[in-house]
A computed fold for a 137-nucleotide RNA from a soil metagenome, annotated as c-di-AMP riboswitch aptamer (ydaO/yuaA leader). The prediction has a mean pLDDT of 80. The model forms 96% of the base pairs in the Rfam consensus.
RNA sequence: CGCUGAAUCUCCGAUCCACAGGAAGGAAAGGAGACCGGGGGACCCCAGGAGUUGGGGCGAAUCGCGGCCGGUGCGCCGCGUAGCGCGAUCUUUCAGCGCGAGCCCGUCAGCUAACCCCGUAAGCAACGAAAGAAGGA
Repeated sequence: CGCUGAAUCUCCGAUCCACAGGAAGGAAAGGAGACCGGGGGACCCCAGGAGUUGGGGCGAAUCGCGGCCGGUGCGCCGCGUAGCGCGAUCUUUCAGCGCGAGCCCGUCAGCUAACCCCGUAAGCAACGAAAGAAGGA
């Protein structure tokens, strides 16, 4: 400098470090706000009843086939797949390379104005081509 992602910016700030006639700098528990992101929540609309199976949210992360078992499970493994990302000035296309997880709510939530609530993390490492555009020497 750049990438996935909402996850960046500003202010206050216990405390700690550095500095001493030139220093007024750095870190930071905690707090507030802005931007960004998510959830709940009317009328209207949607929604026929009963039984079984509970149901729902964040996210690209769904679904299928096959196999495995002292285990039969929301299990494990393999191959695909809806979908998603990178491809380095930007956009598009292509070659190529990857992901296709995990977590949460707790019997409860369709949409939804007002209104209410929550998050603002974590983890990484590319440099091939064409067209157009921008910028620079």